Record summary:
This is a predicted structure of an 84-nucleotide RNA (transfer RNA) from an Oscillospiraceae bacterium.

């Protein structure tokens, strides 16, 4: 310099012929069980506004098609691969 992959909550990772983002796991928190741990079980776990229903914004950046975008398109950015 050319060409491929990939980038999602605290970690691993789902979900791509465009249609409820974060399923599942683990981790963490609070409750049962226990004399205490640990195993189990039950609830919670992006971020914001609200007493609550339920509203907004979030898939590396920034843009663009679209009623609608993690998914198509341009543009960059960081890791790994091949080529030369």
């Nucleotide at each position: 310099g050319c060409g491929g992959a990939u980038a999602u909550g605290g970690c691993g990772g789902a979900a791509u012929a465009g249609g409820c983002a974060g399923a599942c796991g683990c981790g963490c928190u609070g409750g049962c069980u226990u004399c205490a741990g640990g195993u189990g079980c039950c609830a919670g776990u992006c971020c914001u506004c609200g007493c609550a229903a339920g509203g907004g914004g979030g898939u590396g950046c920034a843009g663009g098609u679209u009623c609608a975008a993690c998914u198509c398109c341009u543009g960059u950015u960081a890791u790994c691969c091949g080529c030369a």

Its Rfam family is "tRNA". From the family's description: Transfer RNA (tRNA) molecules are approximately 80 nucleotides in length. Gene Ontology term of the family: triplet codon-amino acid adaptor activity. The family's RNA type in Rfam is transfer RNA. Its mean pLDDT, the model's own confidence on a scale to 100, is 81.